Background: Predicted 3D model of a 78-nucleotide RNA (transfer RNA) from a Verrucomicrobiota bacterium. Model confidence (mean pLDDT): 81 of 100. The RNAcentral record of the sequence draws on ENA. Its Rfam family is "tRNA". Rfam classes the family as a transfer RNA.

[in-house]
RNA sequence: CGGGCCGUAGCGCAGCCUGGUUAGCGCGUUGCACUGGGGGUGCAAAGGUCGGGAGUUCGAAUCUCCCCGGCCCGACCA
Numbered sequence: 001c002g003g004g005c006c007g008u009a010g011c012g013c014a015g016c017c018u019g020g021u022u023a024g025c026g027c028g029u030u031g032c033a034c035u036g037g038g039g040g041u042g043c044a045a046a047g048g049u050c051g052g053g054a055g056u057u058c059g060a061a062u063c064u065c066c067c068c069g070g071c072c073c074g075a076c077c078a
Base pairs, nucleotide, nucleotide: 001074002073003072004071005070006069007068010027011026012025013024020058029045030044031043032042033041034040051067052066053065054064055063
């Protein structure tokens, strides 16, 4: 320098290809119940503006462009 993949809740991920009601799952966290307590189980709740910005569109996590970060491959190299 060139190419590819990834970035979504505290953690791990799905959803993206084919744009469309309210953005989900597991674990974790909090509350309540069961228990003498812990653990465990059950029920409920909180937590996101989908890496940042711009564009297209009636409508963008999803399409396009730029930028940032991470990983991998190639090229170059004394």